[in-house]
Molecule: FMN riboswitch aptamer (RFN element)
RNA sequence: GACGUAUCUCAAGGCAGGGUGAAAUCCCCUACUGGCGGUCAGCGGCGGCGAUCCGUGAGGGUCACACGCGGCGAGCCCGCAACCCGCGCAAGCGGUAGAUCCGGUGGGAAUCCGGGGCCAACGGUCACAGUCCGGAUGAAAGAGAUCACCA
Numbered sequence: 001g002a003c004g005u006a007u008c009u010c011a012a013g014g015c016a017g018g019g020u021g022a023a024a025u026c027c028c029c030u031a032c033u034g035g036c037g038g039u040c041a042g043c044g045g046c047g048g049c050g051a052u053c054c055g056u057g058a059g060g061g062u063c064a065c066a067c068g069c070g071g072c073g074a075g076c077c078c079g080c081a082a083c084c085c086g087c088g089c090a091a092g093c094g095g096u097a098g099a100u101c102c103g104g105u106g107g108g109a110a111u112c113c114g115g116g117g118c119c120a121a122c123g124g125u126c127a128c129a130g131u132c133c134g135g136a137u138g139a140a141a142g143a144g145a146u147c148a149c150c151a
Stems, first nucleotide, its partner, number of pairs: 004147001006146005017029003031131002033120002035080004042072002045069003048065001050063005075118002084095004100116005122134003
C1' cells in the first nucleotide's frame, strides 16, 4: 500500500427398447433432456416476540405472526447469454433469435396441484439429428470465494 477498472474458481443436460432399410442414436413408434437473472396470493428452516398446555423447578410441547436471517421455487411470462446473419484489419457495432392450453384450489395463479400439448443454433454424416461428431481444453449471461499476517 489493498473493496477494486482487484485476484481466483465455477458456469448444459439428454436415444433406453422396438420398426423399416444395403445403410439411420438422423426416418417411424416409444424413451429421455431443460443455461443465467427477474417475477412468482408459495414451501419449508433457524432465531425472535406472543398465546396456550405440561412440569415443584430448570425446562419441554403445540399454535400463531404486517418481525429478523438465510435456503428452495417457470424449457414454452419478462429480460439476458450462447448460436446465427451483416459490417469492421481488429477491438467492436448493428440485426435476427423457439414453444402453453385445459381443469382444480383460492379473493387472487401463464409460476402451486393434476392432465394434455408444444419448442429446441450452426457445420458434419453411407439417410433428414434438441439427444451422435465438430468449432468448444472456446466464449458467456451470471454465480461464488478471497483480500490474511507483518511492517